[in-house]
Context: one part of a larger RNA
RNA sequence: UCGAGCUAAGGGAACUCGGCAAAUUAGUCCCGUAACUUCGGAAUAAGGGAUUCCUGCGAUUGUUUUCUCAGAAAGCGAUUACAGGACUCAGUGACAAGGAUGGCCCAACUGUUUAACAAAAACGUAGCUUUCCGCAACCCUUAACAGGUUAGUAUGGAAGGUGAAGUCUGCCCAAUGCUAGCAUCCGAAUGUUCUUUUCAAGGAAUUUAAGGACUAGUGAAUGGCGGGAAUAACUAUAAUUCUCUUAAGGUAGCGUAAUACCUUGUCGUUUUAUUGACGACUUGCAUGAAUGGCUUAAUGAGGUUGUCACUGUCCCUAGCUUGAUCCCC
Numbered sequence: 001u002c003g004a005g006c007u008a009a010g011g012g013a014a015c016u017c018g019g020c021a022a023a024u025u026a027g028u029c030c031c032g033u034a035a036c037u038u039c040g041g042a043a044u045a046a047g048g049g050a051u052u053c054c055u056g057c058g059a060u061u062g063u064u065u066u067c068u069c070a071g072a073a074a075g076c077g078a079u080u081a082c083a084g085g086a087c088u089c090a091g092u093g094a095c096a097a098g099g100a101u102g103g104c105c106c107a108a109c110u111g112u113u114u115a116a117c118a119a120a121a122a123c124g125u126a127g128c129u130u131u132c133c134g135c136a137a138c139c140c141u142u143a144a145c146a147g148g149u150u151a152g153u154a155u156g157g158a159a160g161g162u163g164a165a166g167u168c169u170g171c172c173c174a175a176u177g178c179u180a181g182c183a184u185c186c187g188a189a190u191g192u193u194c195u196u197u198u199c200a201a202g203g204a205a206u207u208u209a210a211g212g213a214c215u216a217g218u219g220a221a222u223g224g225c226g227g228g229a230a231u232a233a234c235u236a237u238a239a240u241u242c243u244c245u246u247a248a249g250g251u252a253g254c255g256u257a258a259u260a261c262c263u264u265g266u267c268g269u270u271u272u273a274u275u276g277a278c279g280a281c282u283u284g285c286a287u288g289a290a291u292g293g294c295u296u297a298a299u300g301a302g303g304u305u306g307u308c309a310c311u312g313u314c315c316c317u318a319g320c321u322u323g324a325u326c327c328c329c
Base pairs, nucleotide, nucleotide: 001324002323003322004321005320006319007318008317010315011314014313019310027051028050029049030048031047036041038164052086053085054084055083056082058080059079060078061077062076063075064074065073066072067071087091099308100307101306102305103304104303105302106300107299111123112122127162128161129160130159131158132157133156139148140147141146165295166294167293168292170225171224172223175222176221177218178217179216180215181214184213185212186211191206192205193204194203195202196201226244227243228242229241230240253287254284265281266280267279268278269277270276
């Protein structure tokens, strides 16, 4: 000097990005237990008390013996209530053994994952939903044969999206896809006909599939969801009106957000003091509805922010135990 431990008066997070680390709590019995809630939970909620030994007395009970035998008594046990007493600073005396609680975000949950820097809000999930497929099917593997799906049959299989539950899921089919239709048009080779006097080779016309043009449909398909003026008897604002324009102009919700540039927005609560947190407002640079929107009990080694308890994190260091290194001899 370092590693691993132990202990500290008074204060108690003043430390720090942040209570990181440590400390607190802990078993069992008795009492008691809130908001919220999907009525199951939340819950060991929280919060109190007890816990050792001795004696007395009672209750329940196993078994044996005896008796006047639905029972009683006695012996040996087991469990347990109550009372009195004893000792220590301390009775789950060691070991073992939850700190608690409130607000918000995300994900419903149990689960899975980057073996060896990431365990999560990522993946999955039940549920919801779209598309394809009637079985010699659809989809997948294969050059083919063949095989899987399946010795299954739409309450099934395959492919996608969303992600419990509750409550909802608005408008747009112009573009890009997909599906269907089809009077007409475009549309290859082959075939047919004609033709360069004949052959080879060539040319022209006609026939014409898929597909396209065209016409419809389709958003829990890929996706998208405006601007400028004026207006109410203070001001402000604009239910209202005008206008340009689009396929349609963002509905319900939520909103300074895991999304807000300006921004430390403004107001309130919290603090002595807060770029924090929470609640509102909301003109949303650039929210928004299964690319799901908004709520949500329970759950979480998730994120964030309070409070209580607790402590060498700190004020402010000190001492001790143990191992290693270094220096000197």

Large-subunit ribosomal RNA, domain IV from a Candidatus Woesearchaeota archaeon, 329 nucleotides, folded computationally. The organism belongs to Candidatus Woesearchaeota, within Archaea. Its Rfam family is "Archaeal large subunit ribosomal RNA".